[in-house]
Context: one part of a larger RNA
Molecule: small-subunit ribosomal RNA, central domain
Organism: uncultured bacterium
RNA sequence: CUGGGCGUAAAGGGCGCGUAGGUGGCUGGGUAAGUCAGAUGUGAAAGUCCACAGCUCAACUGGGGAAUUGCAUUUGAUACUGCUCGGCUUGAGUACAGGAGAGGAGAGUGGAAUUCCCAGUGUAGCGGUGAAAUGCGUAGAUAUUGGGAGGAACACCAGUGGCGAAGGCGACUCUCUGGCUGAUACUGACACUGAGGCGCGAAAGCCAGGGGAGCGAACGGGAUUAGAUACCCCGGUAGUCCUGGCCGUAAACGAUGGGCACUAGGUGUAGAAGGUACCAACCCCUUCUGUGCCGUAGCUGACGUGUUAAGUGCCCCGCCUGGGGAGUACGGUCGCAAGGCUGAAACUC
Repeated sequence: CUGGGCGUAAAGGGCGCGUAGGUGGCUGGGUAAGUCAGAUGUGAAAGUCCACAGCUCAACUGGGGAAUUGCAUUUGAUACUGCUCGGCUUGAGUACAGGAGAGGAGAGUGGAAUUCCCAGUGUAGCGGUGAAAUGCGUAGAUAUUGGGAGGAACACCAGUGGCGAAGGCGACUCUCUGGCUGAUACUGACACUGAGGCGCGAAAGCCAGGGGAGCGAACGGGAUUAGAUACCCCGGUAGUCCUGGCCGUAAACGAUGGGCACUAGGUGUAGAAGGUACCAACCCCUUCUGUGCCGUAGCUGACGUGUUAAGUGCCCCGCCUGGGGAGUACGGUCGCAAGGCUGAAACUC
């Protein structure tokens, strides 16, 4: 440089915003850079290819033609691309209207439960297991009633329900705030993608300060067992929670990058708009948006997928190239550290 690929065989970046770059709707004029056509010059010779000729043939040699796919100059063509000047509205956006929602941030409030403390009743057990024991209990436990403290999580509703770009989000109220949908008007291509870059990013982990009910790595004890650094039981520290700051990973999964267009249907569900009907709502019908199931053609090695494509096309990015060695070493870079990112080779099969 190129081919073939990336759901499960190697391979989609964890997700977004966006720079350069790549790509770009309908239409008219100009230009003629790309593009196309002609001409001229050049593209040394030898070699190669084609026929001819010369050594008896051939090798070899000679002259000729082709080729040299290129470059430059010049004359044209104007469909497409580019550049430039206009126009348009279907892409995109703004205004307006609208409703659903665990979307985000902050503040406040609530009830149930566990634990602990105080007090009452009450007495010998409780707890735990396959069975036990450690453990707790006559200094009065467990059980039960009343009062109090504190932390964490929000039963039912709850649903292949909803929202979010992803991670993720679930009690209630208020404040601030993001996205979403639709007809009309306006702007008039303002668009898509996106190397670097920047931001977000579960859990665990780290730093500082708080907090600590329950749970619970480590750890201690009891069992089990041949042993038992486990599974089971009794305890229990970090942690789990809050504030501020790091870390930047994951089976970060739909193991399926984003955008646009096109290509049979059936059925469920959520939201919106319209129609029918109506006082209104429910019901019914249509359309749109999302989310499920089944399935045609097609695709696929098969499984499967199938208008939410893994079908048919176009644009842009990322990535793969036999297994092990190895996501290791070395170097660089980021991090307080743990470690992250980038990422080989020898050797071996």